[in-house]
Notes: Predicted 3D model of an 87-nucleotide RNA (c-di-GMP-I riboswitch aptamer) from Firmicutes bacterium HGW-Firmicutes-12. Its Rfam family is "c-di-GMP-I riboswitch aptamer". Rfam links the family to the GO term cyclic-di-GMP binding. Rfam's curators write: GEMM was predicted in a large-scale screen for bacterial structured RNA regulatory elements. Its mean pLDDT, the model's own confidence on a scale to 100, is 85. The organism belongs to Bacillota, within Bacteria.

């Protein structure tokens, strides 16, 4: 430097669910909790998925449709940094 994650050690993260809280929602944050994870560290760059407040359109209205500037990195790819061990 490249590559791999079978074993071991040191440590790390934390799904569902519940409680609190923020949010229109999707979802976020904190606590409890562990299904899992070798990048389940970081970056919304590409694709994908979720939501639809504001706006626009229809309608007498109730309401309905469209729309991301809102989200998801524990959906895939890409970028970037990194622990331990093997080759």
């Nucleotide at each position: 430097a490249a590559u791999u994650g079978a074993u071991a050690a040191a440590g790390g993260c934390a799904a569902a669910u519940c409680c609190a809280u923020c949010g229109a929602a999707a979802g976020g944050u904190g606590g409890a909790g562990a299904c899992g994870c070798a990048a389940a560290g970081c970056c919304a760059c590409a694709a994908g998925u979720c939501u639809a407040a504001a706006g626009c359109a229809a309608g007498u209205a109730a309401u309905u449709g469209c729309c991301a500037u809102g989200a998801c990195g524990g959906u895939u790819g890409g970028g970037u940094u990194g622990c331990c061990a093997g080759u």